[in-house]
RNA sequence: AACAGGCAAUCUGGAGAGUGUCAAGGUUUAACUUGACCACCGAAGGGGCACGCGGUUUUUCCGUAAAUCUCUCAGGUAAAAGGACAGAGGGGUGAAA
Numbered sequence: 001a002a003c004a005g006g007c008a009a010u011c012u013g014g015a016g017a018g019u020g021u022c023a024a025g026g027u028u029u030a031a032c033u034u035g036a037c038c039a040c041c042g043a044a045g046g047g048g049c050a051c052g053c054g055g056u057u058u059u060u061c062c063g064u065a066a067a068u069c070u071c072u073c074a075g076g077u078a079a080a081a082g083g084a085c086a087g088a089g090g091g092g093u094g095a096a097a
Base pairs, nucleotide, nucleotide: 005093007091010088011087012086013085018038020037021036022035023034024033025032039077040076041075045073046071047070048069052064053063054062055061
């Protein structure tokens, strides 16, 4: 100098599940907002766990330990927005040999 890796942004794609009921506000009417109630979804975020590894008083106990698994706290259930993840072109960072 630069590669891998990883970082944030940009562009593109991107699923699931009630436009639920009642009350109030709002509105020409709706959409919408807040609160309560019932039913659902998992792919923002968050929580939990295995193999393995380490320690130990060693058939034990403790620690560490991932996810698209799981829980649904949060979020979401017409559209819009959001959206894990993937692709693309750049940006900066950047170990070992």
Model confidence (mean pLDDT): 79 of 100.
Glycine riboswitch aptamer from Nitrosomonas aestuarii, 97 nucleotides, folded computationally.
Lineage of the source: Bacteria > Pseudomonadati > Nitrosomonadales > Nitrosomonadaceae > Nitrosomonas.
Rfam family: Glycine riboswitch aptamer. Its Rfam clan is "Glycine riboswitch clan".
The sequence was found by an Rfam model in a public genome assembly.